RNA sequence: GAGGCCGCGCGGGAGAGCUCGCGAUGUCCCUUCACGGGGCUUCGCGGCGCCGAAGGAGCAACCGCCCCGGAAUCUCUCAGGCAAAGGGACCGCGCGCGCCUG
Numbered sequence: 001g002a003g004g005c006c007g008c009g010c011g012g013g014a015g016a017g018c019u020c021g022c023g024a025u026g027u028c029c030c031u032u033c034a035c036g037g038g039g040c041u042u043c044g045c046g047g048c049g050c051c052g053a054a055g056g057a058g059c060a061a062c063c064g065c066c067c068c069g070g071a072a073u074c075u076c077u078c079a080g081g082c083a084a085a086g087g088g089a090c091c092g093c094g095c096g097c098g099c100c101u102g
Stems, first nucleotide, its partner, number of pairs: 002101004006096007017048001019047006026040005049082003055078001056076003062070002
């Protein structure tokens, strides 16, 4: 001086329901003494449909060949997610008496 990894900061960063049912909270409307009915909001549980880019699993193109090892943005959809926000693989920049290679 260079490359890789890790960590931190900044910027970018996709897809798919603002669906249905039940219960509860709050609020509004009809009627009203009350009971009752309906709309909206938020939350919880469940059904159906859907998405792949946290994580996880599978295949193995590839790493010149063999062993070992690694291995995808492919596949699955367990987990997660399906208005916005948040999250977000990955990409770029900067930083580090950090680690490794050389």
This is a predicted structure of a 102-nucleotide RNA (Glycine riboswitch aptamer). Model confidence (mean pLDDT): 75 of 100. Rfam family: Glycine riboswitch aptamer. Rfam describes the family as follows. This family represents the bacterial glycine riboswitch.